[in-house]
This is a predicted structure of a 134-nucleotide RNA (SAM riboswitch aptamer (S box leader)) from Scopulibacillus daqui. Of the family's consensus pairs, 91% are formed in the model. The prediction has a mean pLDDT of 77. Taxonomically the source falls in Scopulibacillus (Bacteria, Bacillati, Bacillota, Sporolactobacillaceae). It matches the Rfam family "SAM riboswitch aptamer (S box leader)". Gene Ontology term of the family: regulation of gene expression. From the family's description: The SAM riboswitch is found upstream of a number of genes which code for proteins involved in methionine or cysteine biosynthesis in Gram-positive bacteria.

RNA sequence: CUCUUAUCAAGAGUGGCUGAGGGACUGGCCCUUUGACGCCCGGCAACCUGCCCGGCACUCAGAACAGCAUUUUCCUGAGUGCGGGCAAGGUGCCAAUUCCUGCAGAGCAUUUCAUAUGCUUUGAUAGAUAAGAA
Repeated sequence: CUCUUAUCAAGAGUGGCUGAGGGACUGGCCCUUUGACGCCCGGCAACCUGCCCGGCACUCAGAACAGCAUUUUCCUGAGUGCGGGCAAGGUGCCAAUUCCUGCAGAGCAUUUCAUAUGCUUUGAUAGAUAAGAA
């Protein structure tokens, strides 16, 4: 850098350092010397790893009872999946819905029809993050 999958309306400091830009891009609209971006501390979340819990489902193993015997059921243990929790490790995140928007469809309104404009909504694209793959 490319591809796949999932998520993106929740959440997160009146701290310290620094000192002029920032919100990916377009057009807007905003934040910002009452201190941006960045760094540190702090925090949020729970994607991956890890740990814990008990319930359900499945698989495997074992013992006992009943039973003529087998199957099933039941009990115990282990594993897997689902669920809940912790936040140790790998990331991520901490203005505004991904700040809105771009492309297409639908609905409504304005308009003499169309076009166009505005609003609402759906999908796509783009982007971000995680996990995986080439």